Predicted 3D model of a 1589-nucleotide RNA (small-subunit ribosomal RNA) from a Candidatus Omnitrophota bacterium. The sequence was found in a public genome assembly.
RNA sequence: CGAUUGUUUUCGGAGAGUUUGAUCCUGGCUCAGAGUGAACGCUGGCGGCGUAGAUUAGGCAUGCAAGUCGAGCGAUACUUUUUUUUGAGGCAUUGAAGCCGCAAGGCAGAUGUGCCAAUGAAAGAAGAUAUAGCGGCAGAUUGGCGAGGAACACGUGAGUAAUCUACCUUCAAGUCGGGGAUAGCUUCGCGAAAGCGGAGGUAAUACCUGAUGUGCUUAUCCCAUCGCAAGGUGAGGACAAGUAAAGAUGCUGCGCAAGCGGUGUCGUUUGAAGAUGAGCUCGCGCCUUAUCAGCUAGUUGGUAGGGUAAUGGCCUACCAAGGCUUUUGACGGGUAGCUGGCCUGAGAGGGUGGUCAGCCGCAUGGGGACUGAGACACUGCCCCAACUCCUACGGGAGGCUGCAGUCGAGGAUAUUUAGCAAUGGGGGAAACCCUGACUAUGUGACGCCGCGUGAGGGAUGAAGGCCUUCGGGUUGUAAACCUCUUUCGAUAGGGAAGAAACUUCUAUCCAAUCAAUAGAACUGACGGUACCUAUAGAAGAAGCCAUGGCCAACUCUGUGCCAGCAGCCGCGGUAAUACAGAGAUGGCGAGCGUUACUCGGAUUUAUUGGGUGUAAAGGGCAGGUAGGCGGCUAUGCAAGUUGGGGGUGAAAUCCUGUGGCUCAACCACAGAACUGCCUUCAAAACUGCAUAGCUUGAGGCUAGAAGAGGAGAGCGGAAUUCCCGGUGUAAGAGUGAAAUCUGUAGAUAUCGGGAGGAACACCAGUGGCGAAAGCGGCUCUCUAGUCUAGCCCUGACGCUAAGCUGCGAAAGCUAGGGGAGCAAACAGGAUUAGAUACCCUGGUAGUCCUAGCCGUAAACUAUGAGCACUAGGUGUUGGAGGUUUACUUUCAGCGCCGCAAGUUAACACGUUAAGUGCUCCACCUGGGGACUACGACCGCAAGGUUAAAACUCAAAGGAAUUGACGGGGGCCCGCACAAGCGGUGGAACAUGUGGUUCAAUUCGACGCUACGCGAAGAACCUCACCAAGGCUUGACAUGCAGGAAGUAAUGAACUGAAAGGGGAAUGACCUGUCAAAUCAGGAGCCUGCACAGGUGUUGCAUGGCUGUCGUCAGCUCGUGUCGUGAGAUGUUGGGUUAAGUCCCGCAACGAGCGCAACCAUCAUCCUUAGUUGCUACUUUCAAAACCGCAAGGUCUAGAGAGGCACUCUAAGGAGACUGCUCGGGAUAACCGAGAGGAAGGUGGAGAUGACGUCAAGUCAGUACGGCCUUUAUGCCUUGGGCUACACACGUGUUACAAUGCCGACUACAAAGCGUCGCCAACCCGCGAGGGGGAGCUAAUCGCAAAAAAGUCGGCCCAGUUCAGAUUGGAGUCUGAAACUCGACUCCAUGAAGACGGAAUCGCUAGUAAUGGCGGAUCAGCUACGCCGCCGUGAAUACGUUCCCGGGCCUUGUACACACCGCCCGUCAAGCGAUGGGAGCUGGUGGUACCUAAAGUAUCUGCCUAGCAGGUCCUAAGGUAAAACCGGUGACUGGCGCUAAGUCGUAACAAGGUAGCCGUACCGGAAGGUGCGGCUGGAUCACCUCCUUU
Repeated sequence: CGAUUGUUUUCGGAGAGUUUGAUCCUGGCUCAGAGUGAACGCUGGCGGCGUAGAUUAGGCAUGCAAGUCGAGCGAUACUUUUUUUUGAGGCAUUGAAGCCGCAAGGCAGAUGUGCCAAUGAAAGAAGAUAUAGCGGCAGAUUGGCGAGGAACACGUGAGUAAUCUACCUUCAAGUCGGGGAUAGCUUCGCGAAAGCGGAGGUAAUACCUGAUGUGCUUAUCCCAUCGCAAGGUGAGGACAAGUAAAGAUGCUGCGCAAGCGGUGUCGUUUGAAGAUGAGCUCGCGCCUUAUCAGCUAGUUGGUAGGGUAAUGGCCUACCAAGGCUUUUGACGGGUAGCUGGCCUGAGAGGGUGGUCAGCCGCAUGGGGACUGAGACACUGCCCCAACUCCUACGGGAGGCUGCAGUCGAGGAUAUUUAGCAAUGGGGGAAACCCUGACUAUGUGACGCCGCGUGAGGGAUGAAGGCCUUCGGGUUGUAAACCUCUUUCGAUAGGGAAGAAACUUCUAUCCAAUCAAUAGAACUGACGGUACCUAUAGAAGAAGCCAUGGCCAACUCUGUGCCAGCAGCCGCGGUAAUACAGAGAUGGCGAGCGUUACUCGGAUUUAUUGGGUGUAAAGGGCAGGUAGGCGGCUAUGCAAGUUGGGGGUGAAAUCCUGUGGCUCAACCACAGAACUGCCUUCAAAACUGCAUAGCUUGAGGCUAGAAGAGGAGAGCGGAAUUCCCGGUGUAAGAGUGAAAUCUGUAGAUAUCGGGAGGAACACCAGUGGCGAAAGCGGCUCUCUAGUCUAGCCCUGACGCUAAGCUGCGAAAGCUAGGGGAGCAAACAGGAUUAGAUACCCUGGUAGUCCUAGCCGUAAACUAUGAGCACUAGGUGUUGGAGGUUUACUUUCAGCGCCGCAAGUUAACACGUUAAGUGCUCCACCUGGGGACUACGACCGCAAGGUUAAAACUCAAAGGAAUUGACGGGGGCCCGCACAAGCGGUGGAACAUGUGGUUCAAUUCGACGCUACGCGAAGAACCUCACCAAGGCUUGACAUGCAGGAAGUAAUGAACUGAAAGGGGAAUGACCUGUCAAAUCAGGAGCCUGCACAGGUGUUGCAUGGCUGUCGUCAGCUCGUGUCGUGAGAUGUUGGGUUAAGUCCCGCAACGAGCGCAACCAUCAUCCUUAGUUGCUACUUUCAAAACCGCAAGGUCUAGAGAGGCACUCUAAGGAGACUGCUCGGGAUAACCGAGAGGAAGGUGGAGAUGACGUCAAGUCAGUACGGCCUUUAUGCCUUGGGCUACACACGUGUUACAAUGCCGACUACAAAGCGUCGCCAACCCGCGAGGGGGAGCUAAUCGCAAAAAAGUCGGCCCAGUUCAGAUUGGAGUCUGAAACUCGACUCCAUGAAGACGGAAUCGCUAGUAAUGGCGGAUCAGCUACGCCGCCGUGAAUACGUUCCCGGGCCUUGUACACACCGCCCGUCAAGCGAUGGGAGCUGGUGGUACCUAAAGUAUCUGCCUAGCAGGUCCUAAGGUAAAACCGGUGACUGGCGCUAAGUCGUAACAAGGUAGCCGUACCGGAAGGUGCGGCUGGAUCACCUCCUUU
């Protein structure tokens, strides 16, 4: 663009932090945005446009803000002009009296005359100016403020037939006579003043009166018209009565003049209309509170009258008794000017009402009228009150919420400016006057907008700053430097627009001097303006906030839970990106932050657009009123609804377009819009209303059915208890165990009889009935509801339900009964630290009945009622149907399963919905305070219902997840228990620790996992500690600079405890240049500077290493799948194993670190090799011994030579794998048994230690960040200490003896070590040892003797022939040195101790136990320790209930620093707000009465435009009784908050007595107990249902 389509354009909704170990949800708190009449902090160059007392409607000095008209009037003053009069004075002239002089004459100046005449006066006339008064108009506008007011105040739209309207416009008709006063003025008087009074006299467009009457008003009659009528209207008529007026001035004609005419303008009177403005009425809209539910006597209506411009209880009299309100909120309380608009928002909304505009209200507080067209009047009047001022004390004056300005209060808001030039207003004929309206100006960054503080080039990336890994980085093209420009500002010069009208003059037109048109003249506060030009010169012009996350931007230093920060979360306790400073960076920029407030985000009040099973939230249940909603068909109407037209929706603002200031802000014009209200025409689908019908909703009827439905009455048996009697004897009862208690006065037990009350076993069932609460023996009477079938009747009669009414477990209350059992309170006994409890013995209210109250429960399905729709399966109760005895269909209930779909935050729900829709009701809006206070209602009381605020926190909460934990459960393992053996705990000694002591007793390690640990060697050293003495570039390292031949170095006397000091004497080196000297360099020395040094601190800054859980079997990942997600699955399950070892199954499939194996060692065999090993065999020699007189022989120890069989050594192999057999088992994994084998099921024993935990240990092994120290916290030295000793603990050694001890004799190892060493033979010593010296750098030599064992002998049960401490004496060895403080030897001495309380440790086979040997460290040794080696060599394990530790699964949880957790209440302390409170005090609005100003109305009187007195009403004031709202208050109640107070342990796990709800009683406190209820209880068993087969 007409519409649709289509195209194009425009507009248009963002989140984050914080509850948790983590997750999802609910839910609050906080932030980012925009805005403001703002204020404060820091900073500040210019201009434009706006804006500025928000608080005390508190008080105000001073000036100004409303006057004007002389063309309405009489005067007065002044000026000018003119006329007349007067004449101060001046000039000219005259020159007297008097005085002086001899005289001439002089002095003196009276007086007269003439002229001029004000810087004078008086009178008249004219003109101009000014002024008080009379009079007219204005003053009711403009301007200010928002106290009051919840109202027809405002907004919007109607009505006025119920009204008025000055000035203005139009039309019509007039403007004729007469009269008496009064201001001013003069005079007199009173008063301080303000002011007032008397007398005299004067004018008008002032006032009064008469006439005329186009008209108007009133009464009557007629006509027309509207209406059902009542009545209304007429711009129709007739008649009667009443009712007006004022002049001023310009021009002009006639007249001598008085005066008479004409004409213009203005004014004036009557009437009609218009316009404008105003009054009144009505519909709708218009804050909060029900902890305000009833209010009202002029109140509601009528009649009559009065009053008003006009309707009306507006007012009065009389009559009637009404009126308003109950959720559509009266009446009352609180708060507030309303609106156009403005801010915010996507919008719907929410907040707000300053500037501008419309309306209202007010003018110191309150009341009142007057005048007037209009007021009950901001700069008018009267009165009352408060306040201020003047006063002569008698009396007066005043009103800034106008513009400026001032004080006060306040966080806070401007000049005591200029001008009427413009716009507008008042008066006037006009000039003109007035105008704090207005226009301008000044002040304030208060806001919006614009501009500037320079631009381009410029790397050695300067210096300085900061950081640094010391290399560099950054500030940073930033600066310097070069080139250029000059906005703004400064100075100088020029210079507008806003001003053309009125008016005057001229001209044209005209009858006109009116009007109109044209021209000329005049007028600018701003203004030294805007704007333009010139000059000089980068010259004069940048800050604020932030930098942990949200949220853009990071380092250093200082500080050390301090100082401080903080919007929320939160930072700070020695490495702070969070405090403070610095550098750097980010953001905005002449501003930037903060504070306050509003909207947004917040869908966090949800109409748009939320919820209520468990998070806050369904009323305990029903009946039913108002209200809301409502089945099918047809017709009509048109209220809702929809469409078209008309009126209105002020302007400004917003939006769009165009234009004007250089742009913008700003302004102008035009359009659109103003989503609204009123009215009219039309449509008839839906809702509604009316009418007529229908049957499916609902109800009725007929025939059946089930049932603990309700009420009353009667009856029954079992059991408990009590009483009586019999039998009978010592206990009974009770508990974890006991006791209180009962019983020899005869219990308990048992038998018989009786009394009485309460409750009804089995049947019995997630069975039945009822609205819920609830209902259970049987029978009878009365009574309500439900279901099924029939489809006969009525014909929407229905659903829901605020208020209301009724019912409503248990406990409790009142009165009267009843009382067996049980049992709050109470008593006693136990338990216990206590035990106001749990347990036990008793026991009262109560529990029961009747009558009445109470009205609450976890009154729960934590799930309101009704209707409809959306897969199924299965069980059961009550009916009906079909076929038929087993099924099936259907209706109504009661349950379960189910990811059908769907919903849910999840759990879960799922035709009995928490699904999908509709209708109605109830309820919720963070936690605590608070199921509370106050008030109200109910109740006999207990108490119930309704129901806040201050203050305080940043959470509180739901569901689910992973862990951890449980005085939860299941399974399993381990010298964990059990079964055994030997110890510890008792003694002495050794050693370590604590404690104590000390000058020092150096330091570290503290449950297991510190304590014979670091330390595998403290007399000195070590050494870190203490005392004393000394050194200071140092005991040690590196670099730089300088210096020095009798130099470096060695270093004698002397001193000293030593270190150190001291310095005689002796006395140099290397390299180059080179023949040498010399020179240069180096090493070394001295001096100085950098630095060294530190066992000083931090193991909670760290590396590395280590301990422990634990050699326990676990810990994870990739991909996939499931879940919104944290997470789960895998890794769970069934078996099995030492083992997450293996097998099977499985939405998992694989993999990694662990397990196992690989490695070394021991056990068997084989091969190879054969010295230093070995010697079977061969051979040589052969001591000693024997035989022999002897030669010699025999025999063999031994030594050689062969040799390598054996042993051994050390290399490589073999072997063991559930491989074989049988059995079990799922035919698997695996288990049991067996064979063979040296070895059998991991062969033994090592090394090997997953992810991680303990801020575990170590800065004193070393390393290392930070801090500290530097003539000392470093270094050297001597001496001391680590070795102390009322005591306590740990770990050991030796013993207590006969399985022993002592003596003598005789055997058999392994593994190691040795040259500063091991040390043989031999000699000496009782011995430690000494001497000696061979051999050995080791399969060669040595240590080295193994010991227990065995054989023989002694001892004979004793503190001993046990045991050996302690002490005395004498020695040896090491070492400079054994006093503190070594070991060993010999002699002598000969302590405790006779097998060890509670408790506790180790060990499962070559193990425990027992015996010796070796080594490291080391001069020596405190070693009885530690680490290894071999010899001898057991016992026991039924088993997993229990203790401890661990693994897996599952369950509960309010724990997550993870039970050494969390957490409740009293008491005590501090702080805070709050309730009650004898009272005290302030305020508010009414009621009753008293007094009553001014004033209106009215009455009376009189000397009558007035005065006096009275009546009604009434402001202010007073008295009285109540009500309500605040403040304060001794004392008192609870509440909240506060790192480490007291008492307990209530809750969370089965929380150790399951918890919780209601109620009652009791108790220091949490709480306990009784009665009833709930599961939001764990565990085990049983029942039922379900799932699978």

The coordinates come from a structure-prediction model, not an experiment, and the mean pLDDT is 82.
NCBI's taxonomy places the organism under Bacteria, Pseudomonadati, Candidatus Omnitrophota.